[in-house]
Molecule: Bacterial RNase P class A
Organism: Chitinophagaceae bacterium UBA3430
RNA sequence: GCUACAAGCCAGACCAUCGAUCCCGCGCUUCCAGUGGGGUAGGAAAGUCCGGACAGCAUAGAGCGAUGUACCGGUGAAUAGCCGGGUUCCGCGCAAGCGGAAACAGCCAGUGCCACAGAAAAUAACUACCGGUCGGGCAACCGAACGGCAAAGGUGAAAACGUAGGGUAAGAGCCUACGGGGGUCGCGGGUGACCGGGAUCUUGGGUAAACCUUGCAUGCUGAAAUGCCAUGUAUAGUACCGUUUGAGGGCGGCUCGCCCGAGGUACAGGGUAGGCAGCUCGAUUCCGUUGGGUAACCUUCGGAACAGAUAAAUGAUGGUCCUCGACCGAAUCCGGCUUAUCGGCUUGUAGCAUUU
Numbered sequence: 001g002c003u004a005c006a007a008g009c010c011a012g013a014c015c016a017u018c019g020a021u022c023c024c025g026c027g028c029u030u031c032c033a034g035u036g037g038g039g040u041a042g043g044a045a046a047g048u049c050c051g052g053a054c055a056g057c058a059u060a061g062a063g064c065g066a067u068g069u070a071c072c073g074g075u076g077a078a079u080a081g082c083c084g085g086g087u088u089c090c091g092c093g094c095a096a097g098c099g100g101a102a103a104c105a106g107c108c109a110g111u112g113c114c115a116c117a118g119a120a121a122a123u124a125a126c127u128a129c130c131g132g133u134c135g136g137g138c139a140a141c142c143g144a145a146c147g148g149c150a151a152a153g154g155u156g157a158a159a160a161c162g163u164a165g166g167g168u169a170a171g172a173g174c175c176u177a178c179g180g181g182g183g184u185c186g187c188g189g190g191u192g193a194c195c196g197g198g199a200u201c202u203u204g205g206g207u208a209a210a211c212c213u214u215g216c217a218u219g220c221u222g223a224a225a226u227g228c229c230a231u232g233u234a235u236a237g238u239a240c241c242g243u244u245u246g247a248g249g250g251c252g253g254c255u256c257g258c259c260c261g262a263g264g265u266a267c268a269g270g271g272u273a274g275g276c277a278g279c280u281c282g283a284u285u286c287c288g289u290u291g292g293g294u295a296a297c298c299u300u301c302g303g304a305a306c307a308g309a310u311a312a313a314u315g316a317u318g319g320u321c322c323u324c325g326a327c328c329g330a331a332u333c334c335g336g337c338u339u340a341u342c343g344g345c346u347u348g349u350a351g352c353a354u355u356u
């Protein structure tokens, strides 16, 4: 210097003229007009997936049901996420190690399922092996039924724990040695998940994003929330239900309970639909810095910054520059996750080239 990968930052810039909108000031001051200054779409504003702030309803619960969650510790407003660790598995590597995944409680509570192949998927015997009996045969051997067997072969993802030796008619944890899995007990280390090793008992598995069981958790709705003001109207009609024999209501489902309760529902008809608040100064964002921490983060000090529209403002035109501008536009706000994306810059790792 080039290439690849990873992380981070930027997301066209400047000038002029005109225009929109919000805030502050002056002025006007009944209102409007006018004028000075300042601000005005994002890294994802998207998805509406997760968690909250805030607002409203309830405060008398109980049961069922439903939904969610599931290794340990830390961090955080958070049940989101993030950081670190443990266990198991996967990839690369001789190894050390590097990287990644987990929907990581339970199959000894129960009920299911494991296709095809295979004799059989847990009540195992196809080929084969062994035994004596019978029949054929000079013999070797062949056949039949009975008995023994689960070590060998075959099928399969998986076949009655594994390897080696002894033993046996042939075999078998039948016996021995060394191991694997599981249960129980206790020792050491660790905050803990777990790790290490010891004794003893035991020996088919898998599957719970299968039904299920266990532990823990759980009110809901949503800014068109919600609160307030102005204007206007019908002080009206018909029907049904109801007024302690309680209609209706108490903002996720059902049942019971408790509370409120004199009006409620349907049809037909009438009036209004305008404004204010919520509204953006915060669990805020960014830069530097003190201390703590493996880190995520916490903390000290200093500095800078901040869209608020309401049918929707944040723009148009001209000129210059260059990296030639992709994906894309606020609607209560914040913290995350996921998805889309042109080009440029910075840092790190690996490889290649060069000897400047």
Base pairs, nucleotide, nucleotide: 001352002351003350004349005348006347007346008345009344010343012321013320014319015318016317017316018315020040021039022038023037024036025035026034042327046338047337049336050335051334052333053332054222055221056220057219061256062255063254064253066218067217068216069215070214071085072084073083074082075081086104087102088101089100090099091098092097105213106212110211111210112207113206114205126153127152129148130147131146133144134143135142136141161179162178163177164176165175166174180203181202182201183200184199185198187196188195189194226277227276228275229274237267238266239265240264241263248260249259250258284305285304286303287302288301291298292297322325